Model confidence (mean pLDDT): 83 of 100. The RNA shown here (transfer RNA) has 72 nucleotides and comes from a Minisyncoccota bacterium. Taxonomically the source falls in Minisyncoccota (Bacteria, Bacillati). Rfam family: tRNA. Rfam's curators write: Transfer RNA (tRNA) molecules are approximately 80 nucleotides in length. Gene Ontology term of the family: triplet codon-amino acid adaptor activity. The family's RNA type in Rfam is transfer RNA.

């Protein structure tokens, strides 16, 4: 230099154009004489950045930042 894949909640990851989700973690409550396990609930996201297409973009396109792999 070229090619491929990834970036979404504190962590691990779903989500292929129409309200952004799950598990774990955190917090509250229930339950217990108390603790753990268990049950119910709550909060937490400018979807890496900028621009474009579209009635509408996490999703499609361009550029860019960053991580991993491959080729030379």
């Nucleotide at each position: 230099g070229c090619c491929c894949g990834g970036g979404u909640a504190g962590c691990u990851c779903a989500g292929u154009g129409g309200c952004a989700g799950a598990g774990c973690a955190a917090c509250u409550c229930c339950a217990u004489g108390g603790u753990a396990a268990g049950g119910a609930g709550u909060a937490g996201g400018u979807c890496g950045g900028u621009g474009g297409u579209c009635c509408g973009a996490c999703u499609c396109c361009a550029c860019u930042c960053u991580c991993g792999g491959g080729c030379u």